[in-house]
RNA sequence: GCUCUAUCAAGAGUGGCGGAGGGACCGGCCCGUUGAUGCCACGACAACCUACCGGCGUACAGCCGGCAAGGUGCCAAUUCCGGGCAGGCUUGCCUGCACGAUAGGGA
Numbered sequence: 001g002c003u004c005u006a007u008c009a010a011g012a013g014u015g016g017c018g019g020a021g022g023g024a025c026c027g028g029c030c031c032g033u034u035g036a037u038g039c040c041a042c043g044a045c046a047a048c049c050u051a052c053c054g055g056c057g058u059a060c061a062g063c064c065g066g067c068a069a070g071g072u073g074c075c076a077a078u079u080c081c082g083g084g085c086a087g088g089c090u091u092g093c094c095u096g097c098a099c100g101a102u103a104g105g106g107a
Stems, first nucleotide, its partner, number of pairs: 002106007013042005021031003025083004043075001045073001048071003052066005084097006
């Protein structure tokens, strides 16, 4: 990189380094020299996986709940908003899918 499943309207920042673009892509709109994006440290948020604890269960299957030690993730804006496909109706909106992100599984 491919594929499958689940989730994406909630939540959570300080310091140091560095110095011009950044928010995936395109358009919009924002963020940024009052220093963004990024990297590092610490801290937080969350609870997908592991471990552990409790309940149901014959069960070391499975389901539910808890915890937050370990593995990830994440800490501007709904995935910032729209886009491409399909459907619906009140014709600019709604729903589903795709795209994208994250986790876990598979070849």
The prediction has a mean pLDDT of 88. A computed fold for a 107-nucleotide RNA from a Chloroflexota bacterium, annotated as SAM riboswitch aptamer (S box leader). The organism belongs to Chloroflexota, within Bacteria. The model forms 97% of the base pairs in the Rfam consensus.